Description:
This is a predicted structure of a 349-nucleotide part of an RNA (small-subunit ribosomal RNA, central domain) from a metagenome. Its Rfam family is "Bacterial small subunit ribosomal RNA". The coordinates come from a structure-prediction model, not an experiment, and the mean pLDDT is 86. The RNAcentral record of the full RNA draws on SILVA.
[in-house]
Context: one part of a larger RNA
RNA sequence: UUGGGCGUAAAGGGCGCGUAGGCGGCCUGUCAAGUCGGAUGUGAAAUCCCGCGGCUCAACUGCGGAACUGCGUUCGAAACUGGCAGGCUUGAGUACGGGAGAGGGUAGCGGAAUUCCGAGUGUAGAGGUGAAAUUCGUAGAUAUUCGGAGGAACACCGGUGGCGAAGGCGCUACCUGGACCGAUACUGACGCUGAGGCGCGAAAGCGUGGGGAGCAAACAGGAUUAGAUACCCUGGUAGUCCACGCUGUAAACGAUGAGUGCUAGGUGUCGCGGGUAUUGACCCCUGCGGUACCGCAGCUAACGCAUUAAGCACUCCGCCUGGGGAGUACGGCCGCAAGGUUAAAACUC
Numbered sequence: 001u002u003g004g005g006c007g008u009a010a011a012g013g014g015c016g017c018g019u020a021g022g023c024g025g026c027c028u029g030u031c032a033a034g035u036c037g038g039a040u041g042u043g044a045a046a047u048c049c050c051g052c053g054g055c056u057c058a059a060c061u062g063c064g065g066a067a068c069u070g071c072g073u074u075c076g077a078a079a080c081u082g083g084c085a086g087g088c089u090u091g092a093g094u095a096c097g098g099g100a101g102a103g104g105g106u107a108g109c110g111g112a113a114u115u116c117c118g119a120g121u122g123u124a125g126a127g128g129u130g131a132a133a134u135u136c137g138u139a140g141a142u143a144u145u146c147g148g149a150g151g152a153a154c155a156c157c158g159g160u161g162g163c164g165a166a167g168g169c170g171c172u173a174c175c176u177g178g179a180c181c182g183a184u185a186c187u188g189a190c191g192c193u194g195a196g197g198c199g200c201g202a203a204a205g206c207g208u209g210g211g212g213a214g215c216a217a218a219c220a221g222g223a224u225u226a227g228a229u230a231c232c233c234u235g236g237u238a239g240u241c242c243a244c245g246c247u248g249u250a251a252a253c254g255a256u257g258a259g260u261g262c263u264a265g266g267u268g269u270c271g272c273g274g275g276u277a278u279u280g281a282c283c284c285c286u287g288c289g290g291u292a293c294c295g296c297a298g299c300u301a302a303c304g305c306a307u308u309a310a311g312c313a314c315u316c317c318g319c320c321u322g323g324g325g326a327g328u329a330c331g332g333c334c335g336c337a338a339g340g341u342u343a344a345a346a347c348u349c
Stems, first nucleotide, its partner, number of pairs: 003321004007303002012317001014200004021193003025088007033081002035077008049065006091190001092187004096182003103176006110154001115149007125136002162169002205246006214240002219235004257316006265294011298305002322349003331342004
C1' cells in the first nucleotide's frame, strides 16, 4: 500500500534480442467505441440529508421532498483518445561513398624473458631475509657462452586513447558483426519500452580428454611470535592453458534501467566533415558523433550532479516499504555436484 521513493540512507534486473501488453509524429475525411450534453426508464423499503409534525424534550418515530454519485434505452456534439480510408516527411530504416577501432571467430609466425636438458669456460659458494634458516652446490651449483625442448604471456607504441550491450578486448594474417561521418535518392510511422521467453555472461568451481614453463589455494618445511593452523622465506599439488559440455554468480559499479525532447558556458582529447590558410602537415573558425575535467541556472539531507544530469517533462520495464531472524527454512524449478533461483514465518529489538 489511492502515497512516497531507488548515486552514497531500503531500493535499477549483470547485459542483450524480443512475445503479449502499455505508450506513440504531421495533415484531411469519415464512424461515433471511449468522452461530453439532452430526454426517458430504472435505481424496493429502511438508512443519510432538508422541511414540517407525534411522544412534556431527546433518543425514537410519522409525512413530504431531495438524493441514491449507477445502469439501460434514445436523440445529439465531434475538440481529444480510438477504428477505418487517404496523404505527408521531420521519427525510424534502406541504398551509395568514406575513414577509425585491443569488437568477435579461426589459423599462424616472431622476438624478449622464465624454467628445464646437453656442451664449454670456471671455482666455492649460491639463494633468501629485517636478520636468519629450511633449500641448492665439490656427484661442480651460482655466474657466463653456445645449442636444444616446452608452455604461457605479448615489452616499447600505450594515452583520465580506442572498441563492445554487458561480461570484456592489446603480436600477425584471413573471415566477420556493429557504430560514426558525408552527400543525394528511396520506403513512408515501418517507432519506444518490454511481464513471460530465448541468448550472452569475469573469476572460481564441476565432467571427459589433452597440456603443464612460470605462478600458485591445499599441503610440507624454515622463520617470527606468548602462541602464529597467518603476514616473511624455501618447496609444492589442484588450478591457471587448450577442446567440448556444465555452472550462471560478483563491489557483474557510473553502487546511477531504456527511450525521446528541452535547459548558460569554458577547457582537453578521439573519429569523420566544411571553411580559412599554406608548398604541405600544423594554426584559426565551425558541424556531427564519442570520451574526460571545470562550472551557471536548477536539483540534493549533505556530499555532490550539472547538455554523457542526480535539472525540466513524458512513455515503458525492474525494484524498495524499520533492524535482526534471512537472502535463511519449507515447497517448486534448474544443476553431475558445489549450489543457484523464487522466497516466508514464529520469535525478538